The prediction has a mean pLDDT of 89. The part of an RNA shown here (small-subunit ribosomal RNA, central domain) has 348 nucleotides and comes from an uncultured prokaryote.
Context: one part of a larger RNA
RNA sequence: CUGGGCGUAAAGCGCGCGUAGGCGGUGUGCAUAGUCAGAGGUGAAAGCCCGGGGCUCAACCCCGGAACUGCCUUUGAUACUGGCAUGCUAGAAUCCGUGAGAGGGUAGUGGAAUUCCUAGUGUAGAGGUGAAAUUCGUAGAUAUUAGGAAUAACACCAGUGGCGAAGGCGACUACCUGGCACGGCAUUGACGCUGAGGUGCGAAAGCGUGGGGAGCGAACAGGAUUAGAAACCCUGGUAGUCCACGCCGUAAAUGAUGAGUGCUAGUUGUCGGGCAGCAUGCUGUUCGGUGACGCAGCUAACGCGUUAAGCACUCCGCCUGGGGAGUACGGCCGCAAGGCUAAAACUC
Numbered sequence: 001c002u003g004g005g006c007g008u009a010a011a012g013c014g015c016g017c018g019u020a021g022g023c024g025g026u027g028u029g030c031a032u033a034g035u036c037a038g039a040g041g042u043g044a045a046a047g048c049c050c051g052g053g054g055c056u057c058a059a060c061c062c063c064g065g066a067a068c069u070g071c072c073u074u075u076g077a078u079a080c081u082g083g084c085a086u087g088c089u090a091g092a093a094u095c096c097g098u099g100a101g102a103g104g105g106u107a108g109u110g111g112a113a114u115u116c117c118u119a120g121u122g123u124a125g126a127g128g129u130g131a132a133a134u135u136c137g138u139a140g141a142u143a144u145u146a147g148g149a150a151u152a153a154c155a156c157c158a159g160u161g162g163c164g165a166a167g168g169c170g171a172c173u174a175c176c177u178g179g180c181a182c183g184g185c186a187u188u189g190a191c192g193c194u195g196a197g198g199u200g201c202g203a204a205a206g207c208g209u210g211g212g213g214a215g216c217g218a219a220c221a222g223g224a225u226u227a228g229a230a231a232c233c234c235u236g237g238u239a240g241u242c243c244a245c246g247c248c249g250u251a252a253a254u255g256a257u258g259a260g261u262g263c264u265a266g267u268u269g270u271c272g273g274g275c276a277g278c279a280u281g282c283u284g285u286u287c288g289g290u291g292a293c294g295c296a297g298c299u300a301a302c303g304c305g306u307u308a309a310g311c312a313c314u315c316c317g318c319c320u321g322g323g324g325a326g327u328a329c330g331g332c333c334g335c336a337a338g339g340c341u342a343a344a345a346c347u348c
Stems, first nucleotide, its partner, number of pairs: 003320004007302002012316001014201004021194003025088006033081002035077008049065006091191001092188003095184005103177007110154001114150008125136002162169002206247006215241002220236004258315006266293013297304002321348003330341004
């Protein structure tokens, strides 16, 4: 170097953008670098292999052949790969016209609920549980009415509905802004795919500074339960949860399924767009998404099945018995917590 794999057995980086590199549509022409064929040179000897021979055999030695899979020169071939030149439009992008959407950011606005405050009515309980108690209440609670304040989240709509690369995104309005789909087929003319390093984004928790703090609530305290109860249940309750800015960079970051392209039966639901027909909401058809079932095929089975885990190709990542261990050491990053990279002894 070579093998087999990666949904659940070990194994897809959490997700983008992109450098190098790898790979790359279709026609014609030129040269012929790779490639293929012929010829020549070289590839020391010994050794290996084959055929003989000599020591009584063997080891050992001798002779001959083959081999030395390579390199160089030269002649030829030009399909394929690569190069150069010139075209093409099926990939890709742009343009024009429509369309859907919790995609992102900023500012403003709204109602319901909760808690608190003030005032009124009103009186002895309230709350909580399996049952209780801690707790609150005659200094007037709970309940109820009116007014006020504050914070967080947005009931119904709501849907295996939508959008986003992922994390994720749900009140309303305005502004700024990204992507996508369909139709036209106007423009460019392979401009493409992947992507080691790199770089950006990245739930929750956590950290720094300054705010905010209604509800909830690690820690903590008390009451119960219990043999005990450092818990489950109850009453309280700090950090936190919220905002701004800066870090952290992890997750069962899951579809436990990398990205791209082409091909391979259907049936049925739903979301967005187009076309046609009947005709004002249905039918047919087509493109894109999202579900269910299912043929072939695949799979150890479960199951997957045009949204593949089928049939193929391109590129990247990763795996190689369990424990030790995602640990130690070193390095890099971080304020810290810690993260990334990542062994061995030993043991079964």
The RNAcentral record of the full RNA draws on ENA. Rfam family: Bacterial small subunit ribosomal RNA. Gene Ontology terms of the family: structural constituent of ribosome and ribosome.